[in-house]
């Protein structure tokens, strides 16, 4: 310089003004909504998104409901070892694979416990079986020789068939011998089920219950009213469940954050010492202006390199101009994991070149 590999950081900055939302203190014990529970309203002071808040994959915390202890059944994980609250996470290491290489990937226990499963080629693929040569057996024997008048008897036997053992070829990834558990299984281990719209608590209006008075000896409605007419079986009171609806759960005290030590290869843990760090709930976390810094272009200036020259390329420093970025916005926290994505700094590695 190139291509690559593994770790970190960063995510404009300051200031001015105008907003939006939370908290804490004061002050008023009032004012508005609201049947209520309850919110909202004023000053002053502070705080307000991200590595990934994305996805909602795994594991916890927390909340209901279930549980006496085992098992089946479901689902999950899988070398060893060690770390966490927890884990499918991470950390070290063994093997195996991919990379020249830095380094990376890996459901990586078990096929003498039992099923399935394998494209194409190939006679045959999970059941056994096939061409071909030899060797032994067995049945049956065309023919041939010899005896014999003849009927037949001896001996000899090819191409072949069958059954068994051996050997070799061809096909393929694999041919009575393997493979495949990321096909069932089969061991070890691990899990109760839901899930902040969990769930608690305050609480209307209407329907429904339950209790208690009262009422066909006429309550109660209605004609405005006693009185009269109409209609007429229900009316008043209280209690308890649910619902809109508030409010808590929810964001100051934790599996928190930062730094320093010490232990450990190392994930991590301990101590000490300092800090408090979003929070809504139709959902805030913003606009606008300045100044610096950064990037890209053009110009101008000086400077090295090469070049006869024209010019080419590199650096400084001045000005202008546009840009200020990508990816993507917290919803009850956390702890991981996967995916987008701009930029920078360091180790290291393999080529190339110069010294």
């Nucleotide at each position: 310089g190139a291509a690559g590999c593994c770790c970190g950081c960063c995510a404009g900055a300051c200031c001015g003004c105008c907003g939006c939302u939370g908290g804490u203190g004061c002050g008023a014990u009032c004012g508005u909504g609201g049947a209520a529970a309850c919110a909202c309203g004023g000053c002053a002071c502070u705080g307000g998104a991200g590595g990934a808040a994305c996805g909602u994959c795994c594991g916890g915390a927390c909340u209901g409901c279930a549980c006496a202890g085992g098992g089946c059944a479901g689902c999950g994980u899988a070398g060893c070892a060690g770390g966490u609250a927890a884990c499918a996470c991470c950390u070290g290491u063994c093997c195996a694979c991919c990379g020249c290489g830095a380094g990376g990937u890996g459901a990586g226990g078990a096929u003498c416990a039992g099923a399935g499963c394998a494209a194409c080629a190939g006679a045959g693929a999970c059941g056994a079986g096939u061409c071909g040569c030899u060797g032994u057996g067995c049945a049956a024997g065309a023919c041939c020789u010899u005896c014999g008048c003849a009927a037949g008897a001896a001996g000899g036997g090819a191409c072949g068939g069958c059954a068994c053992a051996g050997c070799g070829g061809g096909u393929g990834a694999a041919a009575c011998g393997g493979g495949c558990a990321a096909u069932c299984u089969c061991u070890a281990c691990g899990c109760g089920c839901a899930g902040c719209a969990a769930u608690a608590c305050c609480a209307a209006g209407u329907a429904g219950g339950c209790c208690a008075g009262c009422g066909u000896u006429g309550a109660u409605g209605u004609g405005g009213c006693u009185c009269c007419g109409c209609a007429g079986a229900g009316c008043u009171g209280g209690c308890g469940g649910g619902u809109a609806g508030g409010u808590a759960g929810c964001a100051c005290c934790g599996a928190g954050c930062c730094g320093u030590u010490u232990g450990g290869c190392g994930a991590c843990a301990a101590a000490c010492g300092g800090c408090c760090c979003a929070g809504a709930g139709g959902a805030a976390u913003g606009g606008c202006g300045g100044u610096c810094a950064c990037g890209u272009g053009c110009g101008c200036u000086u400077u090295c390199g090469c070049g006869a020259a024209a010019g080419c390329g590199g650096g400084u420093g001045c000005g202008c101009a546009c840009g200020c970025c990508a990816c993507a916005g917290a919803a009850u926290c956390c702890g991981g994991c996967u995916u987008a994505c701009g930029g920078u700094g360091g180790a290291c590695u393999u080529c190339a070149c110069a010294c």

RNAcentral holds the sequence, with entries from ENA. Bacterial RNase P class A from Ramlibacter sp., 355 nucleotides, folded computationally. The coordinates come from a structure-prediction model, not an experiment, and the mean pLDDT is 75. It is recorded under the gene name rnpB. Rfam family: Bacterial RNase P class A. Gene Ontology terms of the family: dimeric ribonuclease P complex, tRNA processing and ribonuclease P activity. Rfam classes the family as a ribozyme. Rfam describes the family as follows. Ribonuclease P (RNase P) is a ubiquitous endoribonuclease, found in archaea, bacteria and eukarya as well as chloroplasts and mitochondria.